[in-house]
Context: one part of a larger RNA
């Protein structure tokens, strides 16, 4: 000296602080007494109050022993005595009230989170019938379970109480399933190739038919995933809206709760509590963004949970003080570490990769230790965890992409027997069927045909039936009736009917065949069970059975698992925007030229809007003409440069046309192409001319699209047409090549693949100050401040005061911009502590003006000496509030200060709410919790030594001491004086006196604190043999006091007065400029600021000062070592003393002081105990006396002469 541990503390008592953190309080036993509430168990040790030791006696109760008398022990009431205090030490709940969350006891992140998270009993849904479901496994096998739906698995919720609303549109699940889609496979048909051709066969391909799950579809289901509206109007104050209208939806949030662990605005509003309440409690309801088993609302009990309050208690604090242990320090011994480019390692201002010990300038500075402090060395430690980047990694998610396990389904193999039924298809036989219009009317087609049918029953009838239907009928059956009917002909029509033949469409009945389906049966594969003692095999019996299981093929399904993707630019990244092409400006008179610079367009159009030949001239204005106007059509005039037009943006171009009109037309051609432009490449652009065959024009000639510049996409792959190319033994074919053409919002447009989204706060790696967040730097838009102008108002009056619209500056405190140092680390808000500077001054001081009567103010000028609050709330800075004050200033200092403290906030890992997201997860939203390391080398600073110097060596002292530092504040009262002033109310300047606050310095006589070396009391226990008296340990055991010292809460003192120079300001004299003017020369006044004065340090003040004294050869003057010590001290140093000429310390004696009356003996009392001898005994550090002990001795030390 510090903090770790421990103790005590005046007055106050949470004022501390994020928060009573820490500490203190409480504590045992017995007696009494105990609230709300309640699940009646609790709450409860609630709270609160009292007693307790030792001794004695009386009475009572009980226990042990004893034959008994009685003895011993315990307890209760009362009596008496002692102490400050008797659970006297130790051990041992502080309590209460109100909220949140969770029911509870439990569990958890071993090593930063113990919680509101997990679990839980209870509730619900769902799956599972036993070889169970579910789970592990490749399988065998196993768990489930030696269990069987009162069982087992999964999910959600989370005791208990009251309850749990609406929605099935989406997604999921379950069920259904007519039609649609739907694979392998099966069947049928077709096309190509092969063959000289055809058929067949083979082969390639295509189409159709049949067929599962699934999907679509239809339902159900929310204690499945989930969801649960908007606008407008309306009541006789206003407000509000029971009411009405309208739109949308699957349904529009019910009960309950509500600024909440959920409310942004927000510290909502009101009430309560407080002097004061961003927290808390109770309400309200405007619920950004509560809400009913991801449960809603309550709830006694419980909680090392979170919040608020009260009582008690305290050093948490006002405000710190003292003491003990430990560390530090000194001595002896032993003896690490990180770090370290090298160091001969100052300050200021500047500069500089933008914050310098090292550069520039100036200042300061003898050499060198030790103890301390931490401001700097962008200190140490850890290749930043934030941020960005990487065609990095990992893990997680999903309706990213692509696979894949399980699973579902179909076919087939293992796989056999018997039979029934229906349907499809094919086949063939019979019967029927066929309606445009016109026409007698239901005309299937073609052909033949002049006759055919009829008692073997014609025409006709039936309110009888079937079938079909074009709704008129047709066909058939039944009944009746009883002799004709149809065709030809005519008409109509594309076709003419009777009858016969051959056919077609569709339907019905039957034959044969194939395929398939459905529901059964059997046993011989196969599977399961049992028995034959176990195992294997085999046998027998029972059950199942061609199913299942298993193999192969196929469709579905599939974050269970796996591999990956998830663009770039970017004044950080993300969000937004953009990404190719054309035009203009930027672009600096060639070309070219960037930016997330400023403006616009394109992703085509046109068979004429192309070619050619000929012809024509626009826009606009004025005038005239019904509707007619600014603007429609007609006419006239003007119209030298286009103000129009040229399909489409802009630019350039064009009137002798590139514009407009008309005629004829297809050059919007084929094969080429000298030479140029542009240019990294690849691309892109222009192009005379030649050949062919054309169009127009009388011809010359023009024409290889369009006035020009946009209208786009490399390679690969595939397709179509053509082709004298190729053709795997040969001939063909296929494939390929070549020519032409097609398929790209490959638009991230020079295009990674045919095929791709997200999360990470659990994260990891490599890098970056190439790039963000802090700080610095530059800048100064923003901000702050000042000034100019002066419209106005101020009753009049710009300027007492305020000052619009505008303008000019300054500062570097705000918000920003930039991205310059730092990402191989410059710790971030606030608080605490300690400061230091600026002045744009909050107070105090001096002044001018005032719309200054006084008092109190306003505004401005000067002024930085000093001073400049405590609480309530909140993490807050800030702010609001309460109460003070002379005042409660504004800023800088890495938003001063974490190798000084804190860690409440922010900003890791846990958890919850609201909201967003399908999800993983996310939120400058909220909420509870959550490891702060460093022994100081250098500089710096505070102290303290040694060396050397200061020219002989010393001692003592000094300085109008250079220089540096400290101090510097202010209020109230009284008198002047109730005076000046004022109508009054009120009420001074100047001057004088007194008393405070704060700050500072010193001290300990007083008042207090402490006082582990002093005294006393006392508990438990042990020791000294026992008793007595003492001692040890228990925080000095605890308790009551207290000397010295150290201290504040105590006491004393200080800030003054004065001088100089001078600020704003006020003046004198006074010219230039015959005046005036405080100024030019000169002079005066004038402030807490400046310089002195006051106090402190100070001659290393290297310019090393001065004075006095001592020292002459003697180790002298003097000094040191050493010793004894201290009111001195880390060590050193300083100071005192060092032997009879000595009190330095110890010791002794005496005293003081403190404590409180020793031991012993006597007396009193049954005893505890009291009284007497006796203000006794003891008494540290204090005062004095006394040589009893220790202060033995040794060394250094100068010149001239």
């Nucleotide at each position: 000296u510090u903090c770790g541990c421990g103790c005590u503390g005046a007055a106050g008592g949470a004022a501390c602080u994020c928060g009573g953190c820490a500490a203190a309080u409480u504590g045992a036993a017995c007696g009494c007494g105990u609230a709300a509430c309640c699940u009646c168990g609790g709450g409860a040790g609630a709270a609160g109050c009292g007693u307790u030791g030792c001794c004695u006696c009386c009475c009572c109760u009980c226990g042990g022993c004893g034959c008994a008398a009685g003895c011993c022990g315990a307890g209760a009431u009362g009596u008496g005595g002692c102490u400050c205090a008797a659970c006297a030490a130790a051990g041992a709940g502080g309590g209460a009230g109100g909220a949140g969350c969770g029911a509870c006891u439990g569990u958890u992140u071993a090593c930063c989170a113990a919680a509101a998270a997990c679990a839980c009993a209870g509730g619900a849904c769902u799956c599972u019938g036993c070889c169970a479901a579910a789970u592990c496994g490749a399988a065998a096998g196993a768990u489930g379970a030696u269990g069987u739906a009162u069982a087992g698995g999964g999910u959600c919720u989370g005791a208990c109480g009251c309850c749990u609303g609406c929605c099935c549109a989406g997604u999921g699940c379950u069920g259904g399933c007519a039609a649609g889609c739907g694979a392998a496979c099966g069947g049928c048909g077709g096309a190509g190739g092969u063959c000289u051709c055809g058929a067949a066969g083979c082969u390639u391909c295509c189409g159709c038919c049949g067929c599962a799950a699934g999907u679509c579809c239809c339902a159900g289901u929310c204690a499945a995933c989930g969801g649960c509206g908007g606008c407008c109007g309306u009541a006789a104050c206003u407000a509000u809206a029971a009411c009405g209208g309208u739109c949308c939806a699957a349904a529009g949030g019910u009960a309950g709760c509500g600024a909440a662990a959920u409310c942004c605005c927000u510290u909502g509003u009101c009430g309560g509590g407080u002097a004061a309440g961003u927290u808390c409690c109770g309400a309200c309801c405007u619920g950004c963004a509560c809400g009913a088993a991801c449960g809603g609302c309550g709830u006694a009990a419980c909680g090392a949970c979170u919040c608020c309050u009260c009582c008690g208690c305290u050093g948490u604090c006002u405000c710190c003080a003292g003491c003990g242990c430990a560390a530090g320090c000194c001595c002896a011994g032993c003896g690490a570490a990180a770090u370290u480019g090298a160091a001969u390692u100052c300050c200021c201002c500047g500069u500089g990769a933008a914050g310098a010990u090292g550069c520039g300038g100036g200042g300061u500075c003898c050499c060198u230790g030790c103890g301390g402090c931490a401001a700097g060395a962008c200190g140490g430690a850890a290749a930043g965890a934030c941020c960005c980047c990487g065609u990095g990694c990992a893990c997680c998610u999903u309706u990213a992409c692509u696979g894949c396990a399980a699973c579902c389904u179909u076919g087939u193999g293992u796989u056999g027997g018997c039979g029934u039924c229906g349907c499809u298809c094919a086949u063939u036989g019979g019967c029927g069927u066929g309606c445009g219009u016109a026409g007698c009317g239901u005309a299937a087609g073609c052909g033949g045909a002049a006759g055919g049918c009829g008692a073997c029953g014609a025409c006709c009838c039936u309110c009888u039936c079937g079938c079909u239907c074009u709704c008129g009928g047709a066909c058939g059956a039944a009944g009746g009736u009883g002799a004709g009917c149809c065709c030809c002909c005519a008409a109509u029509g594309g076709a003419a009917c009777a009858c016969c033949g051959c056919u077609c469409u569709c339907g019905c009945c039957g034959u044969u065949g194939u395929c398939g389906u459905u529901a059964a049966c059997c046993u011989c594969a196969u599977c399961g069970g049992a028995g034959g003692c176990c195992a294997a095999c085999c046998c027998u019996c029972c059950g199942a059975a061609a199913c299942a299981g298993c193999g192969c093929a196929a469709g579905g399904g599939g974050g269970c698992c796996a591999g990956u993707u998830u663009g770039a630019c970017u004044g950080g990244g993300g969000c937004g925007g953009u990404c190719g092409c054309c035009u203009c400006c930027c672009a600096a008179a060639a070309c070219g030229u960037a930016a997330c610079g400023g403006a616009g367009g394109c992703g085509u159009g046109c068979a004429a809007a192309g070619g050619u030949a000929a012809g024509c001239u626009c826009a606009a204005a004025u005038c005239g003409g019904u509707u007619u106007g600014g603007a429609a059509c007609c006419g006239a005039u003007u119209g030298u440069u286009g103000g129009a037009g040229c399909g489409c943006a802009a630019u350039g171009g064009c009137a002798c046309a590139u514009g407009c009109u008309u005629g004829c037309u297809c050059a919007a051609c084929u094969g080429c192409g000298a030479g140029a432009c542009c240019c990294a490449c690849a691309a892109g652009u222009c192009g005379a001319g030649c050949a062919g065959g054309g169009a127009c024009g009388a011809a010359a000639g023009u024409c290889g699209g369009c006035c020009a510049u946009a209208g786009u996409g490399a390679c690969c792959c595939g397709a179509u047409g053509g082709u004298u190319c190729c053709g795997a033994a040969u001939g063909g074919a296929a494939c390929g090549g070549c020519c032409a053409u097609c398929g790209a919002u490959c638009a991230a447009c020079g295009g990674a693949c045919a095929a791709a989204a997200g999360g990470u706060a659990c994260g990891c790696c490599g890098g970056g100050g190439a790039u963000a967040a802090c700080a610095g730097g530059c800048u100064a838009a923003u901000a702050g401040c000042u000034c100019c102008c002066g419209a106005g108002a101020g009753c009049a009056c710009u300027c007492a005061u305020c000052g619009a619209c505008g303008g000019a500056g300054c500062u570097g405190u705000u918000u920003g911009g930039c991205a310059c140092c730092u990402c191989g680390a410059u710790g971030u808000c606030g608080a605490c502590u300690c400061a230091u500077c600026g002045c744009a001054u909050c107070c105090u001081g001096g002044g001018a003006c005032u719309g200054a009567a006084g008092a109190a103010g306003g505004c401005c000028c000067c002024a930085a000496g000093g001073g400049u609050a405590u609480g309530g709330c909140u993490g807050u800075u800030c702010g609001c509030c309460a109460u003070u004050u002379a005042a409660a200033g504004c800023g800088g200092u890495a938003c001063g200060u974490g190798a000084g403290u804190u860690g409440g906030g922010u900003u890791c890992a846990g958890a919850a709410c609201g909201u967003c997201g399908c999800g993983a997860g996310a939120c400058a939203g909220u909420u509870c919790g959550g490891u702060c390391c460093c022994u100081a080398u250098c500089u710096g600073c505070c102290g303290u030594g040694g060396g050397c110097g200061c020219u002989a060596g010393a001692a003592u002292g000094u300085u109008g001491g250079a220089c540096g530092g400290c101090c510097c504040c202010u209020c109230c009262c009284u008198c002047c004086a109730g005076u000046a002033c004022g109508a009054g109310a009120g009420g001074a300047c100047c001057g004088a006196g007194g008393g405070g606050g704060c700050c500072g310095u010193a001290c300990c006589g007083c008042u207090g604190g402490u006082g582990u070396u002093c005294c006393c009391g006392u508990u438990g226990u042990c020791c000294c043999g026992c008793g007595g008296a003492g001692g040890g340990c228990a925080c000095g055991g605890c308790g009551g006091g207290g000397u010295a010292g150290c201290u504040a809460c105590g006491u004393a003192c200080g800030g003054a007065a004065g001088g100089g120079a001078g600020a704003a300001c006020c003046g004198c004299u006074g010219a230039a400029a015959g005046c005036a003017a405080a100024u030019a020369a000169g002079c005066g006044g004038g402030a807490a600021a400046c310089c002195c004065c006051g106090c402190c340090g100070a001659a290393g003040a290297u310019u090393a000062a001065c004075a006095u004294u001592c020292u002459a050869c003697g180790u002298u003057a003097g000094g040191g070592c050493c010793g004894u010590g201290u009111a001195a001290g880390a060590u050193u140093a300083a100071c005192a003393c060092g032997u009879u000429g000595g009190a330095c310390a110890g010791g002794u004696c005496a005293g003081a002081u403190g404590u409180g009356c020793u031991a012993g003996c006597g007396c009193a009392g049954c005893a505890a105990u009291g009284c007497g001898c006796g203000c006794a005994g003891c008494u540290u550090a204090c005062u004095g006396a006394c040589g009893c002990u220790u202060a033995a001795g040794c060394c250094c030390g100068a010149a001239a002469g």
Background:
The prediction has a mean pLDDT of 84. The part of an RNA shown here (large-subunit ribosomal RNA, half B) has 1201 nucleotides and comes from Candidatus Hodgkinia cicadicola. The full RNA is in RNAcentral, with records from ENA. It matches the Rfam family "Bacterial large subunit ribosomal RNA". Its family is annotated with structural constituent of ribosome and ribosome in the Gene Ontology. NCBI's taxonomy places the organism under Bacteria, Pseudomonadati, Pseudomonadota, Hyphomicrobiales, Candidatus Hodgkinia.